TPP riboswitch aptamer (THI element) from Alteribacillus iranensis, 91 nucleotides, folded computationally. The sequence was found by an Rfam model in a public genome assembly. The organism belongs to Alteribacillus, within Bacteria.
């Protein structure tokens, strides 16, 4: 001295399901069920696509798993830790 790790600022992707209901609303998950909230930006499982998949569960439901070492997906600059671990370059 970079990768790496954590974070700030801009800019950008994404998703919004089930069930009751007096339609006001209420319960289940879950980071979030539509607010500038929350996640997530190539080391990329945030999210689509397979998918009216398969298994299992639940009052229901991507609610759990599998599929997923499949294939697609959106970036730039600093800041502060640090030598476990990788590269490079001096002595």
């Nucleotide at each position: 001295c970079g990768u790496u790790u954590c974070u700030g600022c801009u800019a950008g992707g994404g998703g919004u399901a089930g069930c009751c209901u007096c339609c006001g609303g209420g319960c289940u998950u879950g980071a979030g069920a539509g607010u500038c909230a929350c996640c997530c930006u190539u080391u990329g499982a945030a999210c689509c696509u397979g998918a009216u998949c398969u298994g299992g569960u639940u009052a229901a439901u991507a609610c759990c798993a599998g599929c997923g070492g499949a294939g697609g997906g959106a970036a730039g600059u600093g800041g502060a830790a640090g030598u476990c671990a990788c590269g490079c370059u001096g002595a």